[in-house]
RNA sequence: GCCCAAUUAGCUCAGCCGGUAGAGCAUAUGACUGUUAAUCAUAGGGUCGCAGGUCCGAGUCCUGCAUUGGGCGCCA
Numbered sequence: 001g002c003c004c005a006a007u008u009a010g011c012u013c014a015g016c017c018g019g020u021a022g023a024g025c026a027u028a029u030g031a032c033u034g035u036u037a038a039u040c041a042u043a044g045g046g047u048c049g050c051a052g053g054u055c056c057g058a059g060u061c062c063u064g065c066a067u068u069g070g071g072c073g074c075c076a
Stems, first nucleotide, its partner, number of pairs: 001072007010025004019056001027043005049065005
C1' cells in the first nucleotide's frame, strides 16, 4: 500500500427485499420470603463508530475517514 470482516443500550448480540430500533444479562423499583438468594412484574438506559450522498423515507444502499481483527504485498 491492497483485500475481507466487525462497529447498534453498561456488557453479549438480533434487526429478513429500505418503512422510522429490540432481546438476554446487568441496574433501579415493587411483589414474594422470618432475612438474603432465587423467581415474577414494571421502569430507566440509544446521535445505530464519524462525516457526506441517494431517496418521500437510511441501522440497512453508495462514498470517504476512524478503530479492532484477519489475509496478501513492498522496503530493509